Background
Predicted 3D model of a 72-nucleotide RNA (transfer RNA) from an uncultured Pelagibacteraceae bacterium. The coordinates come from a structure-prediction model, not an experiment, and the mean pLDDT is 84. It matches the Rfam family "tRNA". From the family's description: Transfer RNA (tRNA) molecules are approximately 80 nucleotides in length. Its family is annotated with triplet codon-amino acid adaptor activity in the Gene Ontology.
RNA sequence: GGGCCUUUAGCUCAAUAGUAGAGUGUUCCCUUGACAUGGGAAAGGUAGUAGGAGCGUAACCUACAAGGCCCA
Numbered sequence: 001g002g003g004c005c006u007u008u009a010g011c012u013c014a015a016u017a018g019u020a021g022a023g024u025g026u027u028c029c030c031u032u033g034a035c036a037u038g039g040g041a042a043a044g045g046u047a048g049u050a051g052g053a054g055c056g057u058a059a060c061c062u063a064c065a066a067g068g069c070c071c072a
Stems, first nucleotide, its partner, number of pairs: 001071007010024004018055001026042005048064005
């Protein structure tokens, strides 16, 4: 220098263009003599940034940024 992949909740990851979710963690309640486990509830998201196409986007297109792999 070129090609490809990844970027979504604190962390790890889902989601067929049509109301953004799970596990785990956090907080609270129940359960226990107490803790752990278990049960229930809640909070937690500028969807990497910007622009574009589209009635409509996390998803499609472009640029940039960050990380990774391969080639030279």